Description: This is a predicted structure of a 110-nucleotide RNA (SAM riboswitch aptamer (S box leader)) from a soil metagenome. Model confidence (mean pLDDT): 81 of 100. The sequence is in RNAcentral, with records from MGnify.
This record gives sequence, structure tokens and C1' cells, in this order.
RNA sequence: CAUCUAGAGGGGUGGAGGGACUGGCCCAGUGAAGCCCCGGCAACCAUUUCGGACCUGACGGUCCGAGGCAGGUGCCAACUCCAGCAGAUCGACAGUCGAUCUGACAGAUG
Repeated sequence: CAUCUAGAGGGGUGGAGGGACUGGCCCAGUGAAGCCCCGGCAACCAUUUCGGACCUGACGGUCCGAGGCAGGUGCCAACUCCAGCAGAUCGACAGUCGAUCUGACAGAUG
């Protein structure tokens, strides 16, 4: 800086935790986390095809969009599971609560 409402399993080992944190709410001895094997998904980098724009005297380069591949990472419960700070709108009914949306913070990956 960019993306995060889609997508993606099975076996072995392991034994009580896990979902970043807090509050919820979920998953878990019908075996959690971790580790190993095979498999898969496709976000970024790499690679490749097509189209467009810009730059260059040219070679070529940069950016955007669509598609392929699966090498390097990553990922394979639930919208980043929901909220956590601020604003707007609406509803209830008397100053608070709830719902929806927007923006930020935080987190994850490249």
C1' cells in the first nucleotide's frame, strides 16, 4: 500500500482446549490446539493469454480489466463469527434501549 460477505477435505499422531484481545456467542472426549502425510481453494508475488490507456526514436516499460496455470507464501466452521470508537437514519417510549447503514481503530494475508 492492497484485499478480507465467495471458495476449499480426509487420514495418522496428540490429548484439552480453540475461535488474535475484551464482552458475547459458537466449535470441541461423536476428540480441541500443535505436528506429519495426501488432497483441495485461489488473495498476493511469480508465470502466461487477450483487450484497453499512457510513456519510448525503437527495444521495451508502467497501469487497468477479463481469463489460464498452481511455482513461492497463504488459506481450507460460522461475514475478519458479532460487537468494542464515532456519525447518520428508523423504531420503541421518556433518555435510554434496539435495528440498519457508513467511516475509523484493531486483526489477518500478500